[in-house]
RNA sequence: GGCCGAAUCCCUCUUCUUCGAAAGAAGGGGGAACGGGGGAACCAACGGACGGGGUGUGGGGUCGCAAUGGCGGCCCGGGGUACUUUCAGACCCUAACCCGACAGCUAACCUCGUAAGCCCCUGAAAG
Numbered sequence: 001g002g003c004c005g006a007a008u009c010c011c012u013c014u015u016c017u018u019c020g021a022a023a024g025a026a027g028g029g030g031g032a033a034c035g036g037g038g039g040a041a042c043c044a045a046c047g048g049a050c051g052g053g054g055u056g057u058g059g060g061g062u063c064g065c066a067a068u069g070g071c072g073g074c075c076c077g078g079g080g081u082a083c084u085u086u087c088a089g090a091c092c093c094u095a096a097c098c099c100g101a102c103a104g105c106u107a108a109c110c111u112c113g114u115a116a117g118c119c120c121c122u123g124a125a126a127g
Base pairs, nucleotide, nucleotide: 001119002118003117008032009031010030011029012028013027014026015025016024033114034113035112036111037110038109043104051102052099053098054097055096059076060075061074062073063072064071065070077094078093079092080091081090083127084126085125086124087123088122089121
């Protein structure tokens, strides 16, 4: 300087560093902005069982191995790649975590998050 992602910006207080201040760092509080959850009417749904649900692109089918957990192959689908969109090509990902018997949608209203990780592009057209 940039990528992914909602995960950025501003104000203020305290502490640390310092001779001191400034600056910087950490923490607390507040605001804006962005993102998520809960939550009426209406609508939808409403036999039971395998419980069910949320964030997120991370969903489905099939075969094999294993044999309580899982691992691997193939196919469809989905996501990312440096201003944006479309097309083509190339490469990569398709995780992880949470709630705790419970939640459809949902105005008012209530409430939560603002991280982690990383160095991944080429062409054409239009803007």